Predicted 3D model of a 1544-nucleotide RNA (small-subunit ribosomal RNA) from a wastewater metagenome. The coordinates come from a structure-prediction model, not an experiment, and the mean pLDDT is 81. Its Rfam family is "Bacterial small subunit ribosomal RNA". Its family is annotated with ribosome and structural constituent of ribosome in the Gene Ontology.
RNA sequence: AUCCUGGUCCAGAGUGAAUGCUGGCGGCGUGGAUAAGGCAUACAAGUCGUACGCAGUGGCUUUUAGUCACUGAGUGGCGAACGGGUUAGUAAUAUCUUGGUACGUACCUUAAAGUCAGACAUAGCUCGUCGAAAGACGGGGUAAUUUCUGAUAAUACCGCAAGGUUAAAGCCGAAAGGCGCUUUAAGAGCGGCCUAGAUCCCAUCAGCUAGUUGGUGAGGUAAUGGCUCACCAAGGCAACGACGGGUAGGGGAUGUGAGAGCAUGUUCCCCAACAAGGGCACUGAGACACGGGCCCUACUCCUACGGGAGGCAGUAGCCGAGAAUCUUGGUCAAUGGGCGCAAGCCUGAACCAGCGACGCCGCGUGUAGGAUGAAGGUCUUCGGAUUGUAAACUACUUUUAUAGAGGAAAAAUCUUCGGAUGAUGGUACUCUAUGAAUAAGGAGCUGCAAACUACGUGCCAGCAGCCGCGGUAAUACGUAGGCUCCAAGCAUUACUCGGAUUUAUUGGGCGUAAAGUGUCCAUCGGCGGUUUUGUCUCGCAAGAGAGUUUCUAUUUCUGGGUUUUCUCAAAGAUAGAAAUUUAGUCUGUUGUUAAAUAUUUCGGCUUAACCGAAAAUUUGCAAUAGAUACGGCGAAACUAGAAUAAAGAAGAGGUUAAUGGAACGCACGGUGUAGGAGUGAAAUCCGUUGAUAUCGUGCGGAACACCGAAGGCGAAAGCAGUUAACUAUUCUUUAUUGACGCUCCAUGGACGAAAGCACAGGGAGCAAAUAGGAUUAGAUACCCUAGUAGUCUGUGCCAUAAACGUUGGGUGCUGGUUAUUUGAAGUGUCGACCCUUCAAGUGACGAAGCUAACGCGUUAAGCACCCCGCCUGGGUAGUACGACCGCAAGGUUGAAACUCAAAGGAAUAGACCGGAGCUCGCACAAGCGGUGGAGCAUGAGGUUUAAUUCGAGGGCACGCGAUGAACCUUACCAGGGCUUGACAUGCUAAUGAAAGUCUUUCGAAAGAUAGACCCUCCGCAAGGACAUUAGCACAGGUGCUGCAUGGUUGUCGUCAGUUCGUGGCGUGAGUUGUACCCUUAAGUGGGGUAACGAACGCAACCCCUAUCCUAUGUUAGAUAUGUCAUAGGAGACCGCCCCCUCCUAAGUUUUUGAAUUUUUCAAGAAUUUAGGAGGGGGAGGAAGGUGGGGAUGACGAUUGAUCAGCAUGGCCCUUUGACGCCCUGGGCGACACUCAUGCUACAAUGGAAAUUACAAAGGGUAGCCAAACCGUAAGGUGGAGCCAAUCCCAAAAAAAUUUCCUCAGUUCAGAUUGAGGUCUGCAACUCGACCUCAUGAAGCUGGAAUCGCUAGUAAUCGCGGGUCAGCCAUACCGCGGUGAAUAUGUUCCCGAGCUCUGUACUCACCGCCCGUCAAUUCAAGGGAGUCGGAAAUAGCCGAACCCCGCCUAAGUUUUUGAAUCUUUCAAAAAUUUAGGCGGGGUAAGCUAGAGCCGAUGACAGGGGAUAAGUCGUAACAAGGUAUCCGUACCGGAAGGUGCGGAUG
Repeated sequence: AUCCUGGUCCAGAGUGAAUGCUGGCGGCGUGGAUAAGGCAUACAAGUCGUACGCAGUGGCUUUUAGUCACUGAGUGGCGAACGGGUUAGUAAUAUCUUGGUACGUACCUUAAAGUCAGACAUAGCUCGUCGAAAGACGGGGUAAUUUCUGAUAAUACCGCAAGGUUAAAGCCGAAAGGCGCUUUAAGAGCGGCCUAGAUCCCAUCAGCUAGUUGGUGAGGUAAUGGCUCACCAAGGCAACGACGGGUAGGGGAUGUGAGAGCAUGUUCCCCAACAAGGGCACUGAGACACGGGCCCUACUCCUACGGGAGGCAGUAGCCGAGAAUCUUGGUCAAUGGGCGCAAGCCUGAACCAGCGACGCCGCGUGUAGGAUGAAGGUCUUCGGAUUGUAAACUACUUUUAUAGAGGAAAAAUCUUCGGAUGAUGGUACUCUAUGAAUAAGGAGCUGCAAACUACGUGCCAGCAGCCGCGGUAAUACGUAGGCUCCAAGCAUUACUCGGAUUUAUUGGGCGUAAAGUGUCCAUCGGCGGUUUUGUCUCGCAAGAGAGUUUCUAUUUCUGGGUUUUCUCAAAGAUAGAAAUUUAGUCUGUUGUUAAAUAUUUCGGCUUAACCGAAAAUUUGCAAUAGAUACGGCGAAACUAGAAUAAAGAAGAGGUUAAUGGAACGCACGGUGUAGGAGUGAAAUCCGUUGAUAUCGUGCGGAACACCGAAGGCGAAAGCAGUUAACUAUUCUUUAUUGACGCUCCAUGGACGAAAGCACAGGGAGCAAAUAGGAUUAGAUACCCUAGUAGUCUGUGCCAUAAACGUUGGGUGCUGGUUAUUUGAAGUGUCGACCCUUCAAGUGACGAAGCUAACGCGUUAAGCACCCCGCCUGGGUAGUACGACCGCAAGGUUGAAACUCAAAGGAAUAGACCGGAGCUCGCACAAGCGGUGGAGCAUGAGGUUUAAUUCGAGGGCACGCGAUGAACCUUACCAGGGCUUGACAUGCUAAUGAAAGUCUUUCGAAAGAUAGACCCUCCGCAAGGACAUUAGCACAGGUGCUGCAUGGUUGUCGUCAGUUCGUGGCGUGAGUUGUACCCUUAAGUGGGGUAACGAACGCAACCCCUAUCCUAUGUUAGAUAUGUCAUAGGAGACCGCCCCCUCCUAAGUUUUUGAAUUUUUCAAGAAUUUAGGAGGGGGAGGAAGGUGGGGAUGACGAUUGAUCAGCAUGGCCCUUUGACGCCCUGGGCGACACUCAUGCUACAAUGGAAAUUACAAAGGGUAGCCAAACCGUAAGGUGGAGCCAAUCCCAAAAAAAUUUCCUCAGUUCAGAUUGAGGUCUGCAACUCGACCUCAUGAAGCUGGAAUCGCUAGUAAUCGCGGGUCAGCCAUACCGCGGUGAAUAUGUUCCCGAGCUCUGUACUCACCGCCCGUCAAUUCAAGGGAGUCGGAAAUAGCCGAACCCCGCCUAAGUUUUUGAAUCUUUCAAAAAUUUAGGCGGGGUAAGCUAGAGCCGAUGACAGGGGAUAAGUCGUAACAAGGUAUCCGUACCGGAAGGUGCGGAUG
């Protein structure tokens, strides 16, 4: 980098919104979502005088008196149960949809009938009493449509019937008549009750229930009903989720969405519930009543302290809380409501207006022309570009705003018939005037996602929806310019749907990504083989009928058998018995699915939003008529599924018992002597008290070699010596039954490795823990020596494993090949084997297909169906809490807060591995010589210093840049100077030759200062040239950044690699080619091959060199010549011969097998020929296998090195104390020390002296310098020759010969130091080289370690050159002389190449990463406790109120009595009212204990998070002891060890 899985984020639409910035107008909507918190003030429900009496005021009539009008409270009637508000409660007494009826109904409509007679009260009023008030009480008297009694009485009510019971009210009007009242029946609308279905989350809520479920009877209600009560029975509900907990008014609809769905329930409409919290009834047609009553509680207010008053979730308005939500407005004109005969009154319903960009819609902020592309801004490559026709300017328009004039519709009703009435509103609208006049912002610009530059900042400040941006060139921060999007708005925040097929019905998955229960049995449930047949009618129901099927009995007909009786078969009739009957599905019709909304079409406001009308829809439910293929149900049959029996076959299937040999340990005895054991190496340990070894005897426990296998059996766990008993399974064949079936089927039950637990045994070996010895920085480990639980048996628990094929079970279908186990059949045979076919298993490879890929592939991960289980980002966490199980260890079930933007699978390319294979290299080995020790030289570090300039830093810095630091160089330091400058170009002005020469003063010099000489050249001229001075642009910088760069260069590496085109393979990243075999120095070549070709590299072409030939030839020379020089050519190559290996092709012989019987095919062996590549040997040849050497360095990597070689972007310094320039002096050369590279040595293969030989390659005119002479020498004098095959440097040295030294710190070694000189150079002190004399240090071959080299090489010897005045050169670059040793080889070290494997790495092992501890911080759980909440339970107490009972008082009516009468008295009965008492029920309150929920809590434990803390290194590679799972023990921590298991 890829594919997949999987989460996260964004783009869309929306809102009763809020916040930020901004704000011109209008229309239509909309506005307390939070505290069902508390409320000042005003208003929101009254009306009727044609129901009634009274009081007061006024008018008229002369007055009594009457009458009219108005006002007031009261009686009475109707209304106040509507309208308006809110959503607290409520998970079903609600709501929605469909049905039903045991019911009620004021006002309204229709119809029938009636409205007679009488009577008692009472408010108001008046008199009086109490009280602060609110208000209460008493006396008197009064009316009615108030109330009571009687009469009448049905199509009303009660009753089987006879029969009985039950009503009323009047008022207005001259009248007609009207408005009422009573009873009844019906309607409409409204309501009560009931049924069915639908209606949120939690099972970590699984059992709930005592009026509970039903019955009988009674009570109660308008009415059904345990609604209530008495008695009886013991029921009722629940995994189709009861009970409990949490949350929530429901619907029409609204938002979104392709839809299915998901979310919501604002405004409007329907329903419900509520009215400060709780309870209760009264009145009434209707209430258990928002603006009525009583009581309790809380709160507020008044009070004379005795007692009273109140309820804005009506409209406005206030406070409070909150992110947040309006005016204490107008009018009843319209619509609607209440009352009234009506006029009318009331109406915070309603209609209007006000406030708020809160939303939707519409309009405007000008239009046309206008280039010098103005100015200004911004950028710039300095040319220009852009803002931009934008502006200015010219012409025009006037929507809107302002002013003026006109000016509606909405209005039908009422009426005295004249007329009156519009809140909105002087509004909409129309006309006129004026004038571009009055009117634009917000967000964004890295990607997603439309839109880019500059400056500032410098991991800071800040941004951010996600990824992420910011560490000096930020399109990501801030500002500006420009641009993009939307626009009176624009952004942000919050929330919903969408995208999200991310809970998947439509529409997902489970081998490895999250996900198959460890296995089996089986209940509810779900699903189910083939064929035929029925699936109707009535009824509320119970049930009845009809049909069908089966069986039984009787009987008829036909046919057959039989002499007949009788019997068999088929068809039919009758009777009896038994059984049974739709709900699904599909089609049509009907009812309903309120209106509004949404859709379509028309229409009305100037348009639109908005409004009106119509259509269609409302996918549902119910009723009804049909259809019968499918499914269900009933009945009957079948055999292919399934089961059973019989016969046979197989096996480590299970349980129990018996028994066997090998090994091991121990004991005893014999032989025998010094070790044994153990390890990487050791030690602990055993042994002279006799081990180990060996022989014999005995005892003990555990496990069963070979057979044995990819084999067998079992549901899984698992099962192995042999034998016996009991027992289970599977397979084959045949028969029987007749769907009896499938589902690791939720729940349930059984089994379930190892470890572990309990008890009792047993204990040989092994072996957690433990001890000791080692290893180690440590070693609580790995290794060793010991060793206890345990491992074994019996009994009982536990219930988990990588319990894995990481793959649930069942059924069917879909090409094959091959191996193997068991069996059957066939062929064949004397028999067996072989062979063929089939069935059941166990494996391998593979078609199609599937899969993200890997892979699976008739034993499916293919194609289908059925059932079960499970998954939904990572971490927290399989943790906490709760529950259940367990003796315990623990198991099962199983979250959240918080946190991250990933975690994960498969495959790809690399890199890496204390992984594997192959190969190469002075890589090792074999050798030779060194370094590391000494002294010195040079470089580096460090230190020092005014400065010790800078760079280079493992390899790939350190005799490197530097191939020459005394000054210069020079970049550093100190001091002194200059400022358009030491250097370049241009401009302006002045001067005039210029260049220059000389001089004065100061000075170390540079420089400064003051003079003198000179007074221009070219051109007709304008002007130009040159120089100086002054000024302006600019110069200058070895200042920074090599991590901004070019160029150059080092290293990997002269390693053999690196790629491309086309084609093929793969979803893709990629791969093939370039893999494989042989070979090569080589990706060199050959063979083969889904590759075929090609490119950069390799090789070759180039140069030098070895041999030969030819030509030419001076400066060589012996004048012959060619051994020398120059130039050209030849030669070697893939050639020749022999052998071997491999490959290809053809042929011959032969073996085996198969098919066929003429023969053919396949496989193999031997052999011949031809061709190709390579290897080994040989000939020839100067040279032999790229002859030797050089130059030549692929794609790339190393953010390698260099801004100080050069160039260069950006940044920085430069009017005066420069980071520029000049000068003098110093420094780069310092010196306790450390490292690197070298030189010289330590000596006799040597040193010294003398003598004598032999090179190559170079250099030379500011040069090399000869001879000769001088000096011990360095050198000097000298000047011949030479621009060089001619002359010079120049002597080569080692070597050879001779002599001395004789093993010593020396005749070795030469450091150091002293003195004296020479040379170069302005200059030799810091700081040069050389010479002479003297001095004569360390050092006697070098620890660990380490370097170079494979032949003319190493080693050793000298020579030259460049740089250069000279030289610190022992360096570097070259040249030749002398001239070895060794390589069996690739085990190991290092490096490299190719292939394969593994990987949790990709900044690529200097990687990644785990846990404790320490610090900070966050959330959650536990916690001695403490505090609070809600609901229930038990008990106590118990207001108002209701029910029951009793008592007292009063009233009314009737009857009786007192001789009679009576308005009097007494008694009795019925009835009404008031008061009291008792009982029952009941709100609140109090008490109690148990449980639930919440808050808080010392403390202790775990978890998450936090750039650079501590300890180790557990994991990833064989991760250095393979890892992981379960379990047990142990340990600072990761972790270690034991037992069993897995391979990931």